[in-house]
RNA sequence: GCCUGUAGUUUAAUGGUAGAACACGGCAUUCGCAUUGCCGAGGUGGCAGUUCAAUUCUGCCCAGGU
Repeated sequence: GCCUGUAGUUUAAUGGUAGAACACGGCAUUCGCAUUGCCGAGGUGGCAGUUCAAUUCUGCCCAGGU
């Protein structure tokens, strides 16, 4: 100098309500476990700026990679 940063993990969302899978909790099912079904909790690295509105655009900082 360049790239990246969204849930515990992996990842969608090209300015307009943040979704999914696995994992986790509850219920059902089973003699029990597993499987399966339903429901639920949980997230935009930080501070500013632009905008009616920012995960998205801009600056700086932080962390990681190169």
The RNA shown here (transfer RNA) has 66 nucleotides and comes from Candidatus Nealsonbacteria bacterium CG08_land_8_20_14_0_20_36_22. The RNAcentral record of the sequence draws on ENA.